[in-house]
Context: one part of a larger RNA
RNA sequence: GGAUGAACGCUGGCGGCAUGCUUAACACAUGCAAGUCAGACGGGAAGUGGUGUUUCCAGUGGUAGACAGGUGAGUAAUGCGUAAGAACCUGCCCCUGGGAGGGGAACAAUAGUUGGAAACGGCUGCUAAUACCCCAUAGGCUAAGGAGCAAAAGGAGGAAUCUACCUAAAGAGGGGCUCACAUUUGAUUAGCUAGUUGGUGAGGUAAUGGCUUAGCAAGGCAACAAUCAGUAGCUAGUUUGAGAGGAUGAUCAGCCACAUUGGGACUGAGACACAGCCCAGACUCCUAUGGGGAGGCAGUAGUGGGGAAUUUUCCAUAAUGGGUAAAAGCCUGACGGAGCAAUACCACGUGAAAGUAGAAGGCCCACAGGUCAUGAACUUCUUUUCCUAGAGAAGAAGUAAUGAUGGUAUCUAAGGAAUAAGCAUCAACUAACUUUGUGCCAGCAGUCACGGUAAGACAGAGGAUGCAAGUGCUAUCU
Numbered sequence: 001g002g003a004u005g006a007a008c009g010c011u012g013g014c015g016g017c018a019u020g021c022u023u024a025a026c027a028c029a030u031g032c033a034a035g036u037c038a039g040a041c042g043g044g045a046a047g048u049g050g051u052g053u054u055u056c057c058a059g060u061g062g063u064a065g066a067c068a069g070g071u072g073a074g075u076a077a078u079g080c081g082u083a084a085g086a087a088c089c090u091g092c093c094c095c096u097g098g099g100a101g102g103g104g105a106a107c108a109a110u111a112g113u114u115g116g117a118a119a120c121g122g123c124u125g126c127u128a129a130u131a132c133c134c135c136a137u138a139g140g141c142u143a144a145g146g147a148g149c150a151a152a153a154g155g156a157g158g159a160a161u162c163u164a165c166c167u168a169a170a171g172a173g174g175g176g177c178u179c180a181c182a183u184u185u186g187a188u189u190a191g192c193u194a195g196u197u198g199g200u201g202a203g204g205u206a207a208u209g210g211c212u213u214a215g216c217a218a219g220g221c222a223a224c225a226a227u228c229a230g231u232a233g234c235u236a237g238u239u240u241g242a243g244a245g246g247a248u249g250a251u252c253a254g255c256c257a258c259a260u261u262g263g264g265a266c267u268g269a270g271a272c273a274c275a276g277c278c279c280a281g282a283c284u285c286c287u288a289u290g291g292g293g294a295g296g297c298a299g300u301a302g303u304g305g306g307g308a309a310u311u312u313u314c315c316a317u318a319a320u321g322g323g324u325a326a327a328a329g330c331c332u333g334a335c336g337g338a339g340c341a342a343u344a345c346c347a348c349g350u351g352a353a354a355g356u357a358g359a360a361g362g363c364c365c366a367c368a369g370g371u372c373a374u375g376a377a378c379u380u381c382u383u384u385u386c387c388u389a390g391a392g393a394a395g396a397a398g399u400a401a402u403g404a405u406g407g408u409a410u411c412u413a414a415g416g417a418a419u420a421a422g423c424a425u426c427a428a429c430u431a432a433c434u435u436u437g438u439g440c441c442a443g444c445a446g447u448c449a450c451g452g453u454a455a456g457a458c459a460g461a462g463g464a465u466g467c468a469a470g471u472g473c474u475a476u477c478u
Base pairs, nucleotide, nucleotide: 001478002477003476004475006474008472009471010470013348015346016345018343019341020340021306026304027303028302030301031300032299035063036062037061040060041059043057044056045055046054070258071257072256079183081181082180084178085177088175089174090173093171096168097167098166099165101135102134103133104132111124112123113122114121115120140149141148142147154163155162156161184230185229186228191221192220193219196218197217198216200214201213202212203211233255234254235253237248238247239246240245260281261280262279263278264277283295284294285293286292312338314337315336320334321332322331323330324329351381352380353379361372362371363370364369386415388413389412390411391410395405422467423466424465425464426463428447429446433462434461435460436459437458443450
């Protein structure tokens, strides 16, 4: 000199754009953040009532909830980055072949009864389905043969037809697994390892494999740093540097890990699942009182606490994207916006021209004068900003309708210089000097140093210099 997710002091006009708990992965009041489908199904309620038709509700069922959003605790390699590989799975989407025949039994809801303070249940009886089961069928599977095993569902419509379902094969995209290289510090950590290393049989998995297990063998890793200990999410990038390098990993994007702490599985194409389930621990709360029950903001706002320090308990589904649905729609704290903060970057303004009686006043003075200083006043203009009034978007695709933003941006007219300058420094490094006060005191200070009676270094004043809606200091990196 450059840089920052910065903080602090003084000061502060406006716009655009970005960013905003780096600390306690500390504890959380309250609201919202994941629903949807009546064109799968039986019921119940409301409304209309001549017919036709409509709306809502708990339940069965389907699908989604494994995405999106947050955080970086753990992790030094079960991770990430780059480059390869073989023994795999795949809902929705896409391409293609074949199919959808016959039958059956239940369980919710509802009704009755009953337990409990509540959460939530128990018993009896009835019932539907795209829920469940059986039989039949099969270009599938078991290496081949033989023998065996395994499917299906309807809905809408007057119909055409549309859509859903089963099975098989291919694709796309996604995911699981293996290997090579690379990936921080310490030797004042030198030996580590028994499912450990390999083989056989068996089991298990979607799949390979000590993944698991029973015999067998005694191997495997390590000075090219194993093991142990410390620290740490990794990367594209960011920052600095001429480069080589150094530092760093906020926002945005890819991957990983986690969801109060520890463990476990269920469902499912996919989880060992942030707003799912079970058990245990800590903590908080409720209770009709000792029987029991409820909860999880590292989602979005917000609160307390910690801290030098980091925002609104806002608007809207208009756009983009997602879920569901045949669709209209519904949901969406993702996202789009507004609010707050000079936190960063960029742009603009705080007036322009003219004006010597070189005005008053301040400061200095050798008392002649000099300087602040064309600076002010005065005169003539302008209106970026500001204020008032009027017009008023694009973003909307998809001929109509649909805008949270927003009466915003922008445009026009009128008004009046009107509303708008500070901060630091002035011995040298380093641009900028005098005077008064103080008297090794008070103080200054990045380094050298300054101050003990004429201090250009302290404090005030006048003047000057630098940057400017900022400026200076502190911290950190280079």
The part of an RNA shown here (small-subunit ribosomal RNA, 5' domain) has 478 nucleotides and comes from Cycas panzhihuaensis. The coordinates come from a structure-prediction model, not an experiment, and the mean pLDDT is 85. RNAcentral holds the full RNA, with entries from SILVA. The organism belongs to Cycas, within Eukaryota.